A computed fold for a 1389-nucleotide RNA from a metagenome, annotated as small-subunit ribosomal RNA. Its Rfam family is "Bacterial small subunit ribosomal RNA". Its family is annotated with ribosome and structural constituent of ribosome in the Gene Ontology. Its mean pLDDT, the model's own confidence on a scale to 100, is 83.
[in-house]
RNA sequence: GGGCGGGUAGUGGCGAACGGGUGAGUAACGCAUUGGUAACCUGCCCCUAAGACAGGAAUAACCCCGCGAAAGCGGGGCUAAUACCUGAUGGCCUCUCUUUGGCCUAGGUCGAAGAGAGUAAAGGAUGAGAGCAAUCUUAUCUGCUUGGGGAUGGGCCUAUGUCUGAUUAGCCUGUUGGUAGGGUAACGGCCUACCAAAGCUACAAUCAGUAGCGGGGAUGGAAGUCUGAUCCGCCUCACUGGGACUGAGACACUGCCCAGACUCCUACGGGAGGCUGCAGUCGAGAAUCUUCCUCAAUGGCCGCAAGGCUGAAGGAGCGACGCCGCGUGCUUGAAGAAGCCCUUCGGGGUGUAAAGAGCUUUUGCAAGGGAAGAAACUUCGGUUGACGGUACCUUGCGAAUAAGGACCUCCUAAUUUCGUGCCAGCAGGAGCGGUGAUACGAAAGGUCCGAGCGUUAUCCGGAUUCACUGGGCGUAAAGCGUCCGCAGGUGGCUGGAAAAGUUUCGGGUUAAAUUUCAGGGCUUAACCCUGGAGCUGCCGGAAAAACUUUUCAGCUAGAGGAUGGGAGAGGCGAGUGGAAUGGCUGGUGUAGGAGUUAAAUCCGUUGAUAUCAGCUAGAACGCCAAAGGCGAAAGCAGCUCGCUGGAACACUCCUGACACUCAUGGACGAAAGCGUGGGGAGCGAAUGGGAAUAGAUACCCCAGUAGUCCACGCCGUAAACGAUGGAUACUUGACAUUGGCAGUUUCGACCCUGCCAGUGUCGCUCUAAACAAGCUAACGCCUUAAGUAUCCCGCCUGGGUAGUACGAGCGCAAGCUUAAAACUCAAAGGAAUAGACGGGGACCCGCACAAGCGGUGGAGCAUGUGGUUCAAUUCGACGGUAAGCGAGGAACCUUACCAGGGCUUGACAUCUGGCUUAUGUCUAACUUUAAUCAGAUAGUCCUAACGGCCAAGACAGGUGCUGCAUGGUUGUCGUCAGCAUGUGCCGUGAGGUGCACCGUUAAUUCGGGUAACAUGCGCAACCCUCACCCUGAUUUACUUUUCAUCAGGGAACUGCUCCGGAUAACGGAGAGGAAGGUGGGGAUGACGUCAAAUCAGCAUGGUCCUUACGCCCUGGGCUACACACGUGCUACAAUGGCUGCUACAAUGGGUUGCCAAGCCGCAAGGCGGAGCUAAUCCCACCAAAGGCAGUCUUAGUUCGGAUUGAGGUCUGCAACUCGACCUCAUGAAGCUGGAAUCGCUAGUAACCGCAGAUCAGCCUCGCUGCGGUGAAUACGUUCUCGGGUCUUGUACUCACCGCCCGUCACGUCAAGGGAGCCGGUAAUACCCGAAUUCCGAGUUACUCGGGAGAAGGUAAGAUUGGUGACAGGGACGAAGUCGUAACAAGGCA
Repeated sequence: GGGCGGGUAGUGGCGAACGGGUGAGUAACGCAUUGGUAACCUGCCCCUAAGACAGGAAUAACCCCGCGAAAGCGGGGCUAAUACCUGAUGGCCUCUCUUUGGCCUAGGUCGAAGAGAGUAAAGGAUGAGAGCAAUCUUAUCUGCUUGGGGAUGGGCCUAUGUCUGAUUAGCCUGUUGGUAGGGUAACGGCCUACCAAAGCUACAAUCAGUAGCGGGGAUGGAAGUCUGAUCCGCCUCACUGGGACUGAGACACUGCCCAGACUCCUACGGGAGGCUGCAGUCGAGAAUCUUCCUCAAUGGCCGCAAGGCUGAAGGAGCGACGCCGCGUGCUUGAAGAAGCCCUUCGGGGUGUAAAGAGCUUUUGCAAGGGAAGAAACUUCGGUUGACGGUACCUUGCGAAUAAGGACCUCCUAAUUUCGUGCCAGCAGGAGCGGUGAUACGAAAGGUCCGAGCGUUAUCCGGAUUCACUGGGCGUAAAGCGUCCGCAGGUGGCUGGAAAAGUUUCGGGUUAAAUUUCAGGGCUUAACCCUGGAGCUGCCGGAAAAACUUUUCAGCUAGAGGAUGGGAGAGGCGAGUGGAAUGGCUGGUGUAGGAGUUAAAUCCGUUGAUAUCAGCUAGAACGCCAAAGGCGAAAGCAGCUCGCUGGAACACUCCUGACACUCAUGGACGAAAGCGUGGGGAGCGAAUGGGAAUAGAUACCCCAGUAGUCCACGCCGUAAACGAUGGAUACUUGACAUUGGCAGUUUCGACCCUGCCAGUGUCGCUCUAAACAAGCUAACGCCUUAAGUAUCCCGCCUGGGUAGUACGAGCGCAAGCUUAAAACUCAAAGGAAUAGACGGGGACCCGCACAAGCGGUGGAGCAUGUGGUUCAAUUCGACGGUAAGCGAGGAACCUUACCAGGGCUUGACAUCUGGCUUAUGUCUAACUUUAAUCAGAUAGUCCUAACGGCCAAGACAGGUGCUGCAUGGUUGUCGUCAGCAUGUGCCGUGAGGUGCACCGUUAAUUCGGGUAACAUGCGCAACCCUCACCCUGAUUUACUUUUCAUCAGGGAACUGCUCCGGAUAACGGAGAGGAAGGUGGGGAUGACGUCAAAUCAGCAUGGUCCUUACGCCCUGGGCUACACACGUGCUACAAUGGCUGCUACAAUGGGUUGCCAAGCCGCAAGGCGGAGCUAAUCCCACCAAAGGCAGUCUUAGUUCGGAUUGAGGUCUGCAACUCGACCUCAUGAAGCUGGAAUCGCUAGUAACCGCAGAUCAGCCUCGCUGCGGUGAAUACGUUCUCGGGUCUUGUACUCACCGCCCGUCACGUCAAGGGAGCCGGUAAUACCCGAAUUCCGAGUUACUCGGGAGAAGGUAAGAUUGGUGACAGGGACGAAGUCGUAACAAGGCA
């Protein structure tokens, strides 16, 4: 120095516009489907035609110099190319012109011929040959240029589809079109100039909100509804905004320029950046993964290739996030271990479950083997696997490594115990929890799923609950107040034509994936592969012509018109009439009038009211008058006239579908109200006064302004209702009535019959008439439909908030129209049913009222209760239905309470052990004590057990609590006449009927009648007793009758007569009879109500106490006492008190008893002892009121007897607290009782005494019985109370002691208003103006000028949010306050 290889920088080429990510924007030709492009482009690839000649000037790299912190930049010099430039050639191509053909049409496209002008290019590699070499020639490959065609990929255009809001109704100025030009690959207002003034919109423009679209996905029977993750297609974006360059392609994710925000570097001068690529970090959040491996495969780009690049991709990792598959073992094993749970204490459950025995080895662990995925490339030898030593195979080991979650009241599969006690908590809805929680928490058991199970959120379904399929509007939400009417929708008969809808046939398309069918591949499945179907749509072609449509021609049944005579409170205007009322004038006349439930205010002696005459004013129109008439509705009423609208009928004629309905729109539209001007009698909001009232801003009364009336103008609403839109057609009748016509008849009519149009009814019987079918949730509707159908319009979609707020329109205002949401509730509502209730109705009953008699409430006492007191005054009962009740008998006991003292397996029961000549029992006396208890002594008795005692433990015991856990029993409605069932019938059903109705009864008693027929519990009767008779028996004094007692029987049944009545049931009268119409009384109490009463009579679940909440004893208390209430007794006196004499009962009781005669005592009582186990004796010759006499003489007394003193008797262990009785003395209150209230209808009320139970005695004047004397009154059902039946209304059903409304006070919440304040968004105007681009100029320097132009600034508005003192309304909240508005006739409908 040359060659080769590798690397690096540069020139050049290609790629970088793909692949990957995202869904911010976009409601749009963005997307989807279907077409078009004759208005276009397309690198690389394929086919084809023709070509590639001759030259030239530079520039990076490189070298030198300089600036800068850096990023980077500048100057000078050299050089190459498939980089760049000039010229040549031109088959084609482009442009212009001429001629011409096809296809067509938008004067365009595809061709043919001719003329003119214009435009190209690049080489390289390898081999061979020639030449010394440079180099040349040639072959092949590759590249290059100009055309044509294809393929692929795109651009643009069209039709249709594509969310919500009208509280967004008008929008637009390059806007719509044209001409010319520019621009583009290409059409085009795409851009510019000029011209015209268009264009879009109720088939929803514009505006606002929201949103990527599709294939598809979820669900659903479908129609639909919701949705757009993963995969595929399209679009869009790349920090935010703007812009162009390069290029075949971009206005370009990892390119460029500018502006902005942010981050970073800096030497402060200046620079750099863009993970919505793959991983990863931070932040936010309830929450979302590895800074992994490989280009082995598939694919992309470059390259001739080897090959390079590739966070595309292939794989692995993490996450039960989803889908799928598999396992955690299998067999055997007790009438069934332990533990735990429950228990009726017997047992049951867990449960063959476990343990134990045998077996297996998926999975796991260990060892060995070990892929397919590989096609290609190659030097033809060979090389290449990330996953991965993975899948898979073999062997060994050993049940070995592997189960949880929710739920168990109903819906909804699955239950018990304990704990808790409206607490803690649960809850999807209903709801659960306040001492027996299957609902909370736990346990045991069970149920359902299972490597998952639950919760939460969301979507669809159920939901026919937005109803196209497939709903409604009388009363549940819902018919515009009514009519007219444009658009729209719908539309009579006949014929022809067309073929838009419609139907049929075949064609194209509807990407793939998904879906589905068949088959196949991974051990199966999920998953994947292959083929078929389908994708309900669109496009174009052929055919049909019934229906709809279009068009032509015709018709008359719809509709309209002409003619005629009638009906009418239809409308408007003008005139006019009488009655009444008020006022005024005058007369007569005198003390009241008016008003009300009753009054008062008010008017009146200044003469009212009343009455007569006259004048005047305004408003309304009596009779006729009616289920009547007219009108679109609102509405319209004295009479007359004028103008005028509509409907009906009759007869013919004319037009020829001209029709129906009607969003928006228009007109009318009661009353009240508003404006201006009149008018103003009566009435009469507001207001004043008087009453009534707790109050009374009401109801009632006396006055009275606006208004009511007229004219003109507004308002535009009503339960503007038939709560029922309009039109047409069809579907059985009867009766009444209005209008018209016809027929008959007549002189003419009326009547009658028929037709058309309207208005009504169809009512239990007398009494003519089925409201039929159908519909309806029922009520009801039914030719005047709410029936059967068609068309059109309006309206509804849980209640409240709310017909409200905001916005808009209208209005003078009042206000009207349109019209939400937040929040809140689990209902609101309709119709009907059964009850209950009503200051609703009808009928009936009851000592319910009334008529009577006697009481209570006043007094004293007794007794019970409340309250108070107390150590305790034990407890229960509380309207009726507690209070002389439990209690038919508290001095101790009772006794449950209090104080104190004692006992602890206990006063009492069962079992186990021990003793039983003692550790027992009994008796006696002792110590101690208040007493029991305790201690100690003596004696006696019993004997082996169904007895007694001792000790310990199981247990006893509790009048402790719960009657709201219960049984049983009882009260009450109520001895009221009701209550219920079977079958049938009616009703969708709840349910009804039966059992309503008529007559009758004490009665749902009976008769008649009846879609009911029967039955049961009740009623009645059967039972007991009293009254009469008979028979039998008989004691208890004799005897005969009588009488009495006992036992049995008879007798009364409306049976008989008359009358009434439906001839019935039954009622009235009478006879006979002891008794007469259930003869008197008793027992007997239906279904149910009151969470009625009772755990204290008894029983009993649960719970609590266990040297005490148990048991024993003494004393006290239950007997207290300012007071209040209930039930009684005694009185207040002469119908009486007192004294004397005298008469007449019945029921009962008696041996721990009744107790005679006789005697004593004033008496209570004592002594006494006969009789009696009772028809024998006794209480007890039983009574009292009564009768006969006497006295008292109207008074706080000869009434009344409380209270107190004294003395006694009796019972009893004991009469102090705390008994009864007797005698003497004392002698309160009280002179008939306010408001109010109770009992009783005949042997009853009233008055009078007697007996008994309990009991030692007795507070007993109570209670239960017994007899004696012995009334009055009932017209009647208006009223009070209670009850029954039927009916009616209801917003009640805990049932009127119900329900419920509004203000106010307090708290919480959401929304609207609000002086304002602070933001967002989108436009408009102006200013400024970067990059860039266009135009022009130009000295060719991005140099100058101009236009457009993002961000920014200014301005006035629009719209939409946030926040806001304050004031108003709304919802909800615990048991607040005031009233009582509504529901019944709701007390004033």